[in-house]
RNA sequence: GCCCCCGUAGCUCAGCGGAUAGAGCGACGGCCUCCGGAGCCGUAGACAGGCGUUCGAUUCGCCUCGGGGGUACCG
Repeated sequence: GCCCCCGUAGCUCAGCGGAUAGAGCGACGGCCUCCGGAGCCGUAGACAGGCGUUCGAUUCGCCUCGGGGGUACCG
């Protein structure tokens, strides 16, 4: 350089054209408790960036950025 895959909450992952984008762990608050833990209830928090297609994009296409893998030899 070329090819392939991936990028969604602090972390690990779902979702995959239309619903307020979900879960577990973590954080914070409340209940409980002498205190804490456990348990129960609640709150905050995310679609890598841009452009395009579409009535509608997290989802499809292109470019960029970032991460991972393959290839470069011989015959």

RNAcentral holds the sequence, with entries from ENA. The RNA shown here (transfer RNA) has 75 nucleotides and comes from Chloroflexi bacterium 13_1_40CM_68_21. The coordinates come from a structure-prediction model, not an experiment, and the mean pLDDT is 80. It matches the Rfam family "tRNA". Rfam classes the family as a transfer RNA. The source organism's lineage runs through Bacteria, Bacillati and Chloroflexota. RNAcentral records the identical sequence in 2 taxa.